Source information: The RNA shown here (transfer RNA) has 77 nucleotides and comes from a bacterium. The same sequence occurs in records of 2 taxa. RNAcentral holds the sequence, with entries from ENA.
RNA sequence: GCGCUCGUAGCUCAGCUGGAUAGAGUACAAGCCUCCGAAGCUUGGGGUCAGCGGUUCGAAUCCGCUCGGGCGCGCCA
Numbered sequence: 001g002c003g004c005u006c007g008u009a010g011c012u013c014a015g016c017u018g019g020a021u022a023g024a025g026u027a028c029a030a031g032c033c034u035c036c037g038a039a040g041c042u043u044g045g046g047g048u049c050a051g052c053g054g055u056u057c058g059a060a061u062c063c064g065c066u067c068g069g070g071c072g073c074g075c076c077a
Base pairs, nucleotide, nucleotide: 001073002072003071004070005069006068007067010026011025012024013023019057028044029043030042031041032040050066051065052064053063054062
């Protein structure tokens, strides 16, 4: 340098044939429970969907570029 792949909540991931409020588990906070904790139950907060631009009535999803991680190939001295 070329190709492939991944980037969504603090963490692990789902969502992808474009469609209406962006989700799950876990973690965190509060309440219930308890003599106090743990466990369990309930509720809640938390997201520029890597960034920018484009297509579209509508984009996490499609297209282009850029950034970062991983894998493979190649080049040079």
Description
Rfam family: tRNA. The family's RNA type in Rfam is transfer RNA. Gene Ontology term of the family: triplet codon-amino acid adaptor activity.